[in-house]
RNA sequence: UUUUUGGAGAGUUUGAUCCUGGCUCAGGAUGAACGCUGGCGGCGUGCCUAAAACAUGCAAGUCGAGUGCACUUCGGGUGCACGGCGAACGGGUGAGUAAUACAUUGGUAUCUACCCUUUUCUCAGGGAUAACCCAUCGAAAGGUGGAAUAAUACCUGAUAGUCCCUUCGGGGUAAAGCUCCGGCGGAAAAGGAGGAACCUAUGUCCUAUCAGCUAGUUGGUGAGGUAAUGGCUCACCAAGGCGACGACGGGUAGCUGGAUCGAGAGGUUGACCAGCCACACUGGGACUGAGACACGGCCCAGACUCCUACGGGAGGCAGCAGUUAGGAAUAUUGCACAAUGGGCGAAAGCCUGAUGCAGCGACGCCGCAUGAACGAUGAAGGCCCUAGGGUCGUAAAGUUCUUUUCUGAAGGAAGAUUAUGACGGUACUUCAGGAAUAAGUCACGGCUAACUACGUGCCAGCAGCCGCGGUAAUACGUAGGUGGCAAGCGUUAUCCGGAAUCAUUGGGCGUAAAGAGUGUGUAGGCGGUUUUUUAAGUCAGUUGUAAAAUCUGUGGGCUCAACUCACAUCAUGCAUCUGAAACUGAAAAACUUGAGUCUGGAAGAGGUAAGCGGAAUUUAUGGUGUAGCGGUGAAAUGCUUAGAUAUCAUAAGGAACACCAAUGGCGAAGGCAGCUUACUGGGACAGUACUGACGCUGAGACACGAAAGCGUAGGGAGAGAAUGGGAUUAGAUACCCCAGUAUUCUACGCUGUAAACGAUGUUCUCUGGCUUUUCGGAGUAUCGACCCUCUGAGAGGCGAAGCUAACGCGUUAAGAGAACCGCCUGGGUAGUACGACCGCAAGGUUGAAACUCAAAGGAAUAGACGGGGACUUGCACAAGCGGUGGAACAUGUGGUUUAAUUCGACGCUAAGCGAAGAACCUUACCGAGGCUUGACAUCCUGGGAAUCUUUUGGAAACAAGAGAGUGCCUUCGGGAGCCCAGUGACAGGUGCUGCAUGGCUGUCGUCAGCUCGUGUCGUGAGAUGUUCGGUUAAGUCCGUCAACGAGCGCAACCCUCACUUUGUGUUGUAUUUUUCACAAAGAACUGCCCUGGUCAACAGGGAGGAAGGUGGGGAUGACGUCAAGUCAGCAUGGCCCUUACGCCUCGGGCUACACACGUGUUACAAUGGCCGGUACAAUGGGUUGCCAACCCGCGAGGGGGAGCUAAUCCCACCAAAACCGGUCCCAGUUCGGAUUGAAGGCUGCAACUCGCCUUCAUGAAGUCGGAAUCGCUAGUAACCGUAGGUCAGCUAUACUACGGUGAAUACGUUCCCGGGUCUUGUACACACCGCCCGUCACACCACGAAAGUAGGUAACAUCCGAAGUACGCGUAAGCGUCCUAAGGUGGGAUCAGCGAUUGGGGUGAAGUCGUAACAAGGUAUCCGUAGCGGAAGCUGCGGAUGGAUCACCUCCUUU
Repeated sequence: UUUUUGGAGAGUUUGAUCCUGGCUCAGGAUGAACGCUGGCGGCGUGCCUAAAACAUGCAAGUCGAGUGCACUUCGGGUGCACGGCGAACGGGUGAGUAAUACAUUGGUAUCUACCCUUUUCUCAGGGAUAACCCAUCGAAAGGUGGAAUAAUACCUGAUAGUCCCUUCGGGGUAAAGCUCCGGCGGAAAAGGAGGAACCUAUGUCCUAUCAGCUAGUUGGUGAGGUAAUGGCUCACCAAGGCGACGACGGGUAGCUGGAUCGAGAGGUUGACCAGCCACACUGGGACUGAGACACGGCCCAGACUCCUACGGGAGGCAGCAGUUAGGAAUAUUGCACAAUGGGCGAAAGCCUGAUGCAGCGACGCCGCAUGAACGAUGAAGGCCCUAGGGUCGUAAAGUUCUUUUCUGAAGGAAGAUUAUGACGGUACUUCAGGAAUAAGUCACGGCUAACUACGUGCCAGCAGCCGCGGUAAUACGUAGGUGGCAAGCGUUAUCCGGAAUCAUUGGGCGUAAAGAGUGUGUAGGCGGUUUUUUAAGUCAGUUGUAAAAUCUGUGGGCUCAACUCACAUCAUGCAUCUGAAACUGAAAAACUUGAGUCUGGAAGAGGUAAGCGGAAUUUAUGGUGUAGCGGUGAAAUGCUUAGAUAUCAUAAGGAACACCAAUGGCGAAGGCAGCUUACUGGGACAGUACUGACGCUGAGACACGAAAGCGUAGGGAGAGAAUGGGAUUAGAUACCCCAGUAUUCUACGCUGUAAACGAUGUUCUCUGGCUUUUCGGAGUAUCGACCCUCUGAGAGGCGAAGCUAACGCGUUAAGAGAACCGCCUGGGUAGUACGACCGCAAGGUUGAAACUCAAAGGAAUAGACGGGGACUUGCACAAGCGGUGGAACAUGUGGUUUAAUUCGACGCUAAGCGAAGAACCUUACCGAGGCUUGACAUCCUGGGAAUCUUUUGGAAACAAGAGAGUGCCUUCGGGAGCCCAGUGACAGGUGCUGCAUGGCUGUCGUCAGCUCGUGUCGUGAGAUGUUCGGUUAAGUCCGUCAACGAGCGCAACCCUCACUUUGUGUUGUAUUUUUCACAAAGAACUGCCCUGGUCAACAGGGAGGAAGGUGGGGAUGACGUCAAGUCAGCAUGGCCCUUACGCCUCGGGCUACACACGUGUUACAAUGGCCGGUACAAUGGGUUGCCAACCCGCGAGGGGGAGCUAAUCCCACCAAAACCGGUCCCAGUUCGGAUUGAAGGCUGCAACUCGCCUUCAUGAAGUCGGAAUCGCUAGUAACCGUAGGUCAGCUAUACUACGGUGAAUACGUUCCCGGGUCUUGUACACACCGCCCGUCACACCACGAAAGUAGGUAACAUCCGAAGUACGCGUAAGCGUCCUAAGGUGGGAUCAGCGAUUGGGGUGAAGUCGUAACAAGGUAUCCGUAGCGGAAGCUGCGGAUGGAUCACCUCCUUU
């Protein structure tokens, strides 16, 4: 000094995690539109749609210094016409156009009015014509005839050159004048500038479901034509030209400078401004001219519009305004030529909708304002509230101040060099007035800044994605508050970004989408070592160009900014010239290591063909032999006395090749297996003779290619789609069985697909190892073979580094690199439709879209589950004993009934449950009658003692009365309690929500589990610990271990029973060393011995002991599960009722009764019933109570009254089974007692609905209980009685306790059920009561096919053919020919539309049928193919593991 200034993510798949992958959001932009709102100014900008149609006005004229005539105010001038120049510029639009275009770079065979430079010339003649005048036609537009006239109009001659042609002799072609005398013009030629024309190269969208296109086509020769090259045109000749580097066809599109987004690479775009092109109502054509095939010119055709006298005419806003239409949508029929520029003119000047300005629109960008300071009682009001307060909020009010804007007044520019100012009395300046005139919009669940209340109640609605809303919504609506931006804010649309989500920068393909089934090989791409040359690529420099504007940087001007001006940079490009020579390319020469050839001995289910062999199945014949065989989970169909099956012999025929056999071998893959022969392909190793880069890959192409299937001809034993029959089943178009056709086999053709898989393309190089195996080679050893070591090539296992989302891969890579090919880009639709190609067909290859969803998916984690596995445990089974289920009754529930039959509880874990006791009460239900501050609580006011007795009505509550009674404390003021009346705050609710809750409880389960800290491992969810080997009742303990510790559980500590000792002892015992009671100690710990066991934990046995291995029993219930139960025990949020859903009363109901279920009692009898006699308990309870003795009654009970507040008295001298004796004699009985009748007793206000008990009589079912099912392992079951609570009484046969008598059995863990641990699979996570597939039915949506139908587009063939150029003929008028627009006809092509009907697809809270898949999904699943079936699907053949489980083999790892 120069260069570089630049890159953010988030939400959403899951129970959670990592990954893949889509969808969505935050940013910026716009010619925008819409909703709400709107003060000012500056600068920009404004039909994106119908290249639709246009009323009206204007947008191109000018020159008298070229000319004629007319008029005249005689002065400039004005008008008509000829003539000149201009009208090809300026302005508009983007229809067409994918190259006759544009951008960039080169080139030439060319032309050029006006302008500039230079040279020369500008002489002599001629004939017309318009205007005008006359006549005339027509509605008009316009025209015809006659006569006259001028020119810088037209023509002829001359002359000329650096002009043109030439046969090199020569030939041809010019001009215009005017004048004020200054000049302005004209002709020829050369050159310049600017403009125009043509050519080359490169670049420029999508589509291959467009693969072949082309006859003037490609080239040549000659001619014509043009300003000029050229098939531009024509004649002849040749047969070329283009194309996978995408021709031809189809679709879309003006191109560029630039604009916008982006860190960039790049994507999208082409408004405004600028350059180029194209077009001018649609199509064709030429004329004039320097220039046009001409936007505001001409001719013709067509469509449309207008005028018309119907004969004919006129028109072209994609100029500026404006109108209609279309549309979501885009402005004034403005002023001025003052400036800039253009045309004409000598000039003055005229013209200029170019342009300069103004108007309208928040359409965009930029700037400014809507006030500033102080101001607490934190006003009022709103909102919220825990009721205290908080917030809007210094915000307002109020006080002081300012005037940008605004209003009024005054002055007043620059833009202009002489004159001339539309803008415009504008910008700007000064003065006065007065806070005056000026804030909205969107959001507030997360992303994403910002929260509360009310309303609503899966409704109304919101939503960009995820998703909100079903009574406590920060998500809807409103309000308050808050956040963002602000004269705007939000929404919609489009583009870029984020998106590394098409990946050059910068992605992938084992399992997520993705390696072609395999090879051979063309083009192409890539390519070993050495030398030389070259210079295409490459690198360095030079020169030209890359318009301006824009962008960027630095300055300047508008008060700033936007805007604008100046300078600089950039413009990464293209071309030119010079140089370098490493690398790539090209040319030449060599080399041997890549590749190939040769020689040698080995290996092999490599291929093709022919022949041969034995075992087995089946069939046939014959023999023996007799009643079954066969098949299955069990059967049946089937075969068989006409002799099967079985067995022996013989024969026939077809298919496949046991053992060897193997993670073995060969092959490119598919695939290949008895033996022999013939032919034949490939590979590995060793030797190192030869060639000399001959190589790798490989789009198209070609070949091969399991099974099934197809064609023709054979063959056919067994197996066996379809089919028939039998079973199974709700059904069974299946699984199982009996048959059985195609097929399976051979030959010759076709098909061309598979989970054609290592789900892993081919080739080459590099990167630690260990081990097994196959085929070679070498060494060593040995007599020799093995063994051992090394080495080459294959085939396996485990593993370093590394990689991977993980799983895993790991010298056979999924590691590190190189080359080439194929393929992928969310799921579904769909490998489908259409088209094309292939095929005999089946079908294959190629291969979409509309629509729809926010996921689909991979790997791994922890659960749950499995008709998965292993281990283990439990009265779980088994072994036993006794029951239930059958009967009657009791009781609870369902159902039914009812005015009500109140409510709750519903598998285990509801149902003798809440209820440890419904006649009234209880009571919550029903009917009827009453009350309304209430039956109950607090506060206030007034009155009264409280209280008791009593009358009437009434079912009572209650209503209306009568009487008695004047209390207690006191500081004498009053106070406490109670009653009555009144007032309102409130009371009250067994009303709802147990899915808003607390508390309590059940259950898994007294099962052994559930967790944490630190550390370690893993990207992470998580794991480890807690797994494993033993052991235990136990996650109990021991050992080991990347774990070490700890907590809640287990156990123990607590209570009780059993034993002993000691103490005490009334009400107990009864004379004692006792029993019993109370209390305190002790005792048991695998402590001791033996055996086993890892010198372990522990287990088995024994001794002693009252008791032995947690001695028996109880209390005690981890983390959690079931939205389990309870709002009716209690408490409680919210909602609801308030003369009632509250309260009181009487009566009724909860007790009903065709029925079903649960739990029990009593039985069915002789192990018994009945009668008589004789024994032995424990726990409890008792003053509103238990109640003795004694008396009465058959009895329930009555009378009676002693004792007892209880080791004293009573219930209760309590027991009953038991025992002893008698009787009954197997029966509906002397069993059984239901039911019913009669008579009594007790409780209670009251036993009718609706109590219990007694006596007498009555005497039902029932003779041991189907399927099924329950309890119990020792003082247990079973049997027997006793007591208590509740309670007036009782429905108690229930429940809770107590004792008496007192068994049987456990081999054991295969099975059923529950639990625990580990492991495995999973498409489940609301967790198998899960998930999920297909048909059918209904509704909606888009799409395909379809007889056909109505069109578009571009060609082709043919007919006709305007105008017009050229040519020919003709004196002329004109005619003809070629070409041709438009038009007609025809058959095809192609594109999109409609279409009865039809096909599949998608979507849709609660439709139908099944249950195909996920677990071994109950027949493992899937792929290809074929057949069949309502449907999922089933079956055959071959294949895959992306199959669980068990066993075995092999290999590896560890010891």
Predicted 3D model of a 1455-nucleotide RNA (small-subunit ribosomal RNA) from a bacterium. Model confidence (mean pLDDT): 84 of 100. Its Rfam family is "Bacterial small subunit ribosomal RNA".